[in-house]
Context: one part of a larger RNA
RNA sequence: GGAUGAACGCUGGCGGCGUGCCUAACACAUGCAAGUCGAACGUGAACCCGUUUUCGGAUGGGUGAAAGUGGCGAACGGGUGAGUAACACGUUGGUGACCUGCCCCGAAGAGGGGGAUAACUCUGGGAAACCAGAGCUAAAACCCCAGAUGUUUAAGGGUUUAGACGCCUUAAACUAAAACCUUGGUGCUUCGGGAGGGGCCUGCGGGCUAUCAGCUAGUUGGUGGGGUAAAGGCCUACCAAGGCGAAGACGGCUAGGGGGCGUGAGAGCGUGACCCCCCACAAUGGAACUGAGAAACGGUCCAUACUCCUACGGGAGGCAGCAGUGAGGAAUAUUGCACAAUGGGCGCAAGCCUGAUGCAGCAACGCCGCGUGGAUGAUGAAGGCCUUCGGGUUGUAAAAUCCUUUUCUGGGGAAAGAUAAUGACGGUACCCCAGGAAUAAGUUCCGGCUAACUACGUGCCAGCAGCCGCGGUAAAACGUAGGGGACGAGCGUUAUCC
Repeated sequence: GGAUGAACGCUGGCGGCGUGCCUAACACAUGCAAGUCGAACGUGAACCCGUUUUCGGAUGGGUGAAAGUGGCGAACGGGUGAGUAACACGUUGGUGACCUGCCCCGAAGAGGGGGAUAACUCUGGGAAACCAGAGCUAAAACCCCAGAUGUUUAAGGGUUUAGACGCCUUAAACUAAAACCUUGGUGCUUCGGGAGGGGCCUGCGGGCUAUCAGCUAGUUGGUGGGGUAAAGGCCUACCAAGGCGAAGACGGCUAGGGGGCGUGAGAGCGUGACCCCCCACAAUGGAACUGAGAAACGGUCCAUACUCCUACGGGAGGCAGCAGUGAGGAAUAUUGCACAAUGGGCGCAAGCCUGAUGCAGCAACGCCGCGUGGAUGAUGAAGGCCUUCGGGUUGUAAAAUCCUUUUCUGGGGAAAGAUAAUGACGGUACCCCAGGAAUAAGUUCCGGCUAACUACGUGCCAGCAGCCGCGGUAAAACGUAGGGGACGAGCGUUAUCC
């Protein structure tokens, strides 16, 4: 000198675009953050319209709240960086060892039958959470039979490979389906291919420490078996005795990785906030279920700690989602508006949901832009300060005269962003008119380094200080004043990096 997710002191007019718990992965009141589908299904409160009526009601139709069965989603999106020195990440390859819902392309198919169950009704238990029993009912929920271009297994063939894939032939076994709205669609089953996504393996690369030198029994390899979508000590039984290591094993400490970011002429050094990709985590530890996909933030179960409710028998909870609270701290914002746009989930759609997102609010936290007036104005006014008392300086500075209106205030008009309609932002940006210099300057320094000097006060005191050093009676170094330098809505200090 440059830089910062900064903080502190003094000061502070406006706008645009960004950024904003770096500390306690500390604890959390409250609200919201994942639903949707009646074109899968059975109920159906309430209301409306008819018919009838002994005015109690009965019955037909329509709209349809609400919960339930079922489907899809909830594995995305959002947060955090605790753990992790590891195939976690980056990059290069491999998968003849694999999976893939929705989407796209191609081929084939959907015949027949059955038994339940929630909701609901009744009964019972419980303070509650909730639970038990009996009875009724539907489906694209569940089950059975038939059935194949199919799948699996076995045998054979040839091709290609390091090798086991795929391909062809034969045989056996095993299995699939669901309808709905409607008159042309949406679904369903099986197979093949694709796209996008993922799993696994692999060469290389990127911390500190030898005051860590030896480490290792599922350890290293093999065979059989199991397990997985899939190779594999992944697991298991047996057999062998191996495997790693100064090119640093093992241990300890620290740490999410990368694209990037800061600085620097570069080499390098430092760093990993915001944005993007990957990973890991969801009070702590463990486990599986469902599913195409999870060992699942707003699912389940168990244990632990903590908090809450309780009728003491028993229950409930998880903000590292968005706001917000307490605590910690030098320190970091609103319990806002809207789904109008973009995107996502569901739905044929209308649409519903969306603290993703779009916006607004707060903060000079950062960058950028603008303003705080312009011109003329000397008897160089007054005042201040200095003075050799002549004067010098503040200083064209002010006053005064003329002018302008960026800003500001008041009034009026008024968008794009949206496509036939639909705008949170927002009567916002922007435009026009009127008013009036009006609403707007500070901070720090002045001994040398280092641009900028005098007076008074003080008297090794009070104090200053980045280094050298100033102060003990003439201090350009302390304090105040005048003057001056620098930067300017900022300036200075502190911290950290180059």
Predicted 3D model of a 498-nucleotide part of an RNA (small-subunit ribosomal RNA, 5' domain) from a drinking water metagenome. Its mean pLDDT, the model's own confidence on a scale to 100, is 84. Its Rfam family is "Bacterial small subunit ribosomal RNA".